Small-subunit ribosomal RNA from an uncultured bacterium, 1483 nucleotides, folded computationally.
RNA sequence: GACGAACGCUGGCGGCGUGCCUAAGACAUGCAAGUCGAGCGGGGAUGCUGAAGCGGGCAACCGUGGGGGCAUCCUAGCGGCGGACGGGUGAGUAACACGUGGGCAACCUACCCAUCUGACAGGGAUAACACCUCGAAAGGGGUGCUAAUACCUGAUACGACUCUAUUUCUGCAUGGAGGUAGAGGGAAAGCGCGGGUAACGCGGCAGGUGGAUGGGCCCGCGGCCCAUUAGCUAGUUGGUGAGGUAACGGCCCACCAAGGCGACGAUGGGUAGCCGGCCUGAGAGGGUGUACGGCCACACUGGGACUGAGACACGGCCCAGACUCCUACGGGAGGCAGCAGUCGGGAAUCUUGCGCAAUGGGGGAAACCCUGACGCAGCGACGCCGCGUGAGGGAAGAAGGCCUUCGGGUUGUAAACCUCUGUCCCUGGGGAAGAAGUUACCAUACAGGGAAUGGUAUGGAGAUGACGGUACCUGGGGAGGAAGCCCCGGCUAACUACGUGCCAGCAGCCGCGGUAAUACGUAGGGGGCGAGCGUUGUCCGGAAUUACUGGGCGUAAAGGGCGUGUAGGCGGCCUGUUAAGUCAGGUGUGAAAGGCAAGGGCUCAACCUUUGGAUUGCACUUGAAACUGGCGGGCUUGAGGGCAGGAGAGGGGAGUGGAAUUCCCGGUGUAGCGGUGAAAUGCGUAGAUAUCGGGAGGAACACCAGUGGCGAAGGCGGCUCUCUGGACUGCACCUGACGCUGAGGCGCGAAAGCUAGGGGAGCGAACAGGAUUAGAUACCCUGGUAGUCCUAGCUGUAAACGAUGGAUGCUAGGUGUGGGAGGUAUCGACCCCUUCCGUGCCGGAGUAAACGCAAUAAGCAUCCCGCCUGGGGAGUACGGCCGCAAGGUUGAAACUCAAAGGAAUUGACGGGGGCCCGCACAAGCAGUGGAGCAUGUGGUUUAAUUCGACGCAACGCGCAGAACCUUACCAGGGCUUGACAUCCCCUGACGGUCGUGGAAACACGAUUUUCUGGCCUUUGGUCAGACAGGGAGACAGGUGCUGCAUGGUUGUCGUCAGCUCGUGUCGUGAGAUGUUGGGUUAAGUCCCGCAACGAGCGCAACCCUUGUCCUGUGUUGCCAGCGUGAAGACGGGGACUCACAGGAGACUGCCGGUGACAAACCGGAGGAAGGUGGGGAUGACGUCAAAUCAUCAUGGCCCUUAUGCCCUGGGCCACACACGUGCUACAAUGGCCGGUACAGAGGGGAGCGAAGGAGCGAUCUGGAGCGAAUCUCAAAAAGCCGGUCUCAGUUCAGAUUGGGGGCUGCAACUCGUCCCCAUGAAGCCGGAAUUGCUAGUAAUCGCGGAUCAGCCACGCCGCGGUGAAUACGUUCCCGGGCCUUGUACACACCGCCCGUCACACCACGAAAGCCGACAACACCCGAAGCCGGUGAGCCAACCCGCGAGGGAGGUAGCCGUCUAAGGUGGGGUUGGUGAUUGGGGUG
Repeated sequence: GACGAACGCUGGCGGCGUGCCUAAGACAUGCAAGUCGAGCGGGGAUGCUGAAGCGGGCAACCGUGGGGGCAUCCUAGCGGCGGACGGGUGAGUAACACGUGGGCAACCUACCCAUCUGACAGGGAUAACACCUCGAAAGGGGUGCUAAUACCUGAUACGACUCUAUUUCUGCAUGGAGGUAGAGGGAAAGCGCGGGUAACGCGGCAGGUGGAUGGGCCCGCGGCCCAUUAGCUAGUUGGUGAGGUAACGGCCCACCAAGGCGACGAUGGGUAGCCGGCCUGAGAGGGUGUACGGCCACACUGGGACUGAGACACGGCCCAGACUCCUACGGGAGGCAGCAGUCGGGAAUCUUGCGCAAUGGGGGAAACCCUGACGCAGCGACGCCGCGUGAGGGAAGAAGGCCUUCGGGUUGUAAACCUCUGUCCCUGGGGAAGAAGUUACCAUACAGGGAAUGGUAUGGAGAUGACGGUACCUGGGGAGGAAGCCCCGGCUAACUACGUGCCAGCAGCCGCGGUAAUACGUAGGGGGCGAGCGUUGUCCGGAAUUACUGGGCGUAAAGGGCGUGUAGGCGGCCUGUUAAGUCAGGUGUGAAAGGCAAGGGCUCAACCUUUGGAUUGCACUUGAAACUGGCGGGCUUGAGGGCAGGAGAGGGGAGUGGAAUUCCCGGUGUAGCGGUGAAAUGCGUAGAUAUCGGGAGGAACACCAGUGGCGAAGGCGGCUCUCUGGACUGCACCUGACGCUGAGGCGCGAAAGCUAGGGGAGCGAACAGGAUUAGAUACCCUGGUAGUCCUAGCUGUAAACGAUGGAUGCUAGGUGUGGGAGGUAUCGACCCCUUCCGUGCCGGAGUAAACGCAAUAAGCAUCCCGCCUGGGGAGUACGGCCGCAAGGUUGAAACUCAAAGGAAUUGACGGGGGCCCGCACAAGCAGUGGAGCAUGUGGUUUAAUUCGACGCAACGCGCAGAACCUUACCAGGGCUUGACAUCCCCUGACGGUCGUGGAAACACGAUUUUCUGGCCUUUGGUCAGACAGGGAGACAGGUGCUGCAUGGUUGUCGUCAGCUCGUGUCGUGAGAUGUUGGGUUAAGUCCCGCAACGAGCGCAACCCUUGUCCUGUGUUGCCAGCGUGAAGACGGGGACUCACAGGAGACUGCCGGUGACAAACCGGAGGAAGGUGGGGAUGACGUCAAAUCAUCAUGGCCCUUAUGCCCUGGGCCACACACGUGCUACAAUGGCCGGUACAGAGGGGAGCGAAGGAGCGAUCUGGAGCGAAUCUCAAAAAGCCGGUCUCAGUUCAGAUUGGGGGCUGCAACUCGUCCCCAUGAAGCCGGAAUUGCUAGUAAUCGCGGAUCAGCCACGCCGCGGUGAAUACGUUCCCGGGCCUUGUACACACCGCCCGUCACACCACGAAAGCCGACAACACCCGAAGCCGGUGAGCCAACCCGCGAGGGAGGUAGCCGUCUAAGGUGGGGUUGGUGAUUGGGGUG
């Protein structure tokens, strides 16, 4: 884009189309094929007439009567024509069924047209009818009568037909078209109309010829799938003869021959009506065959014929079968795939309508009749097309809705409102075209001899409409009655809010949804289309994704393992010829419709219509001759041969050699050998291993040996002989295209394996043992059987690989190597140059997705073969073929996935590699892990034990201070505009003190006090403000949730040396380069090199501190010299220390060496300090959805008499346990006692607190001094000196507990700290494991500070004192950096991922069997019927006969051939099912 559609939601009108795709299932009811009385005899109706007879009458006549006749109408039967058309359906059919083009010299054709001729003479029946009779019915039977355009006989008959003879012309074969003569032989129908007897006309009849139309048969070509269908065929193929047909033919039969078809796909199976067309597509193509048109087939299923011009017959017949109906049970009837309609099936498809007015058909002379063909109407948005649902104006941008950053935005000129219009609609009126022909009627003209009927033409008059009072026109009415559907994450046009919370749901693909969802649902808004819109299904397109146009095969799927060769395909140079291919012209055909173009008609369009063009095709014909093909002639360059050479693990056979292993014998010799990472099994005192000599046997051939050689591949390796294949070079002698490829076929084909027989040294699946290990059916070891070897045969595979089929030609080079030839030169092929063949590497163009390939192509071309078409299922199943087996070969599907895959890139990772760092290991020292206690955490408990932090990087962490407070938790008691902020109103107090209640908050009462400012005239008033109380509502408040919505801050990798950018260059691109490389460094630090050149963030430096010196300044600091003196206490001093401030100093600067003349490194000098001097601060791009919503801030959500606020009490301090971090110890390098020495950095006003005094002590008293270089905390401690203890759970250790005190504080019960006395636990150095530290470091010793009323601080942050050991080194563990490599990893190795097992579901295979279906075959039975035979029964026509009867002819019946259905049987193909079983897929 399309649809015969269906489904969901919705639905105003009209036009034109279209409507059982399924059950070719079954059908109630009505209708769908009749007509002709001008073929015939009857019958009936009506009208007219009206006989005989009868009655009446004198009669005329009347009445009755109704035979007969006439006219009109109807029609059961006989007869004719039509029921073979029209209409339906698509079951069957893979076929001359269809399409297209031809052929029939092998045919038919009713009605129609033209033309020629004829229509004579006779005859016998039979329906109807009547009577009888059978049957329930449907239907018969018998007897009798009768007609014909029914039937029969005869005559006549041409140029038809048959035969004979003869002759002319002609064709592609058989043959065809004629002429002449003779023989045989077949016709008829009459009736009606006209005024109608005749003539005449019309219609009808018979024969012939021709035409037209319709058919029959034959042929070329064309259009489905399966080869897991490869062979099929007995009337089969052909011939001869006979039969049959309209006609050819094996169509049928007899006989004869043995053929015919098939890889160019026979046979079989599956599917299917075919075409014009239709849909799609740029086209080529693909799909399709509804409606309309052509052809075919079918008519309940199967078979059969009859009639007929035509049928094997939709609304005919017979038979069989299934089904349905009626029945009196004896027997009958039926066939909607005609139009409607019903049931059923289904996702799904209409009215039991009107009319013959038109078109068409049948019959008829015609009128006319019939016509569910057809014309119309009805139903269905099923499709296409058209129209409408209003138009213009209208901003305070109304209200409402939605959103909001609260300003506004949007819906939106949209609405309201104003002015209009009238299509559709409603109503009134008018009102078609479609109708013209035909026919009867009238008139005129014309033709023939032509008056009329008649024919032809024209005119007149009359009649005829289902649709339908419809289309259309017009008056009036009134915006009134008329909009939905889908979508809005990307593809794809259109975004917000709320709800929901991996739920509910969406989804075409990718994918959305786990608490801010543009993706679910709803709303607002928007986008698209619009009486429709979506969904589903199907087809084409996009898809170059089956590639003819127009693809590929080194690594993505894909080269056959290799050769040989059949068919086939393709094929060198010159020349002649031919004309099959090819090209050109012409002719026929290519139906109509459709499509296209230009016009025309419905108001437009859809629709209808005219003309044109097109219909790419097929056939015939006339030409051309370049190319391809055919035929002929020639050539040598392709190919082959000849001659001459040399190379080679090419193949087969026979022989032969040495080294080595093993075994056997003997000698020497003694305790081990062997084996491994280490061992053990094993061998050995019965003498091994080792060693020497001799012997046996099998297998393989060291060195040479080489990206060396040979071979088609597999493959081939000692030497000799022999047989044999191929390649190469030189010469240019021969043949003359003999060539290339190669479906099938045939052969070869590593290893393993198989069969039979040998052989068996070594090795060695299986197996055994020993190890290893969690295990070890493995890797390692000791043994060891098949096998490995030979002969004969089989197997036929492989990463059979260059993952690269073969052949030929062409397209830069360079450099090795193997074989040969030539040139040059030479004593000499030593070199050098040229060339051919082979084999490697590098590389240009070119090519390629990239990697790469690159004369040995994966380049440029030609030819041929093989193969591929997403992954899995699966190289599986089934079937076939092969094989002894193992198995091979060919080779699917269901189902399932949204990928699988290639190459390259950046990372990450590796029990990959290289280089290099770090207390990373190692070397050391001290610890932790064990004990007690402290502290944090988990867990448990609890009313609550608030919350957070969770590997490193949570756990003495937030907490630099939980008894109340803090406090966030719990219990209870209270408050509700609130403890806190802003705004409004009222009041003027609030507060303090006291009292009562209460646990307190709070409530009530008493009492007391009365804010500030402005203005006005003071008392005072008024206003404003502050503050407080009361009140109303906006709001406050929340340590409630989300750190995965966030800001900020922080941890960590890591103070690791990295992370990037601009421009340029390279690459299709990701990206690379720079940043890699060589050195060097602590460092991407620096140097050199380099398609890079620069730059930024990091590193370093700049900053602080410390170490030395200088300068300045000296108080509260200092004191050398001077004075005083107990004391730097004072005078004094500025020298020193120190403090503060400012400078200097260190830069690889200097020397030597190494290095590349570099950077730098090593050593040295000087120096307080030397190679970043020590320490700190400083933390790149980023990672961990790392931590924190409980510091703070903040989006969203949630609570609002509570999740807010106040209070009391409790809890955060619980305790069977577990872990982390610490403290104190376990002692003698120690404890205790006494004496004695030396710091630094800090703190101090609600503070530090001296001296003195009291107390054993905590502490108290005291209060000097000090806002501090002045006073004070303050005693430093380890240390040193002396003493004591003597190895003991102790004079170690101090937990725990009892008692008594001190201090802080409103308050030490839960739950503080300190002191004294007493008590005196575990613990004697700590398992596995594990931490810190490289120098003023570890260790050890004390001191200070923050927080703080006090303190659970043993914590933390600082300060100084004393003061080590060790580092060989970088293999290993951990972490990190750079380069490189592999990768199937990329939430990145804590990755990915394989198989079994367990469970669930799904599809499939096998399976004892079971149940169907289909097509054949054999036999049995055999209806109807055709054909053949018979036909004693029966028979009117003709013949004989007076007749009887006979004959001719026919026929019932019977027999036979064929044969549907049915039966029996064994096989075949195919489907379903099946206990169980097998693997597979998904989760």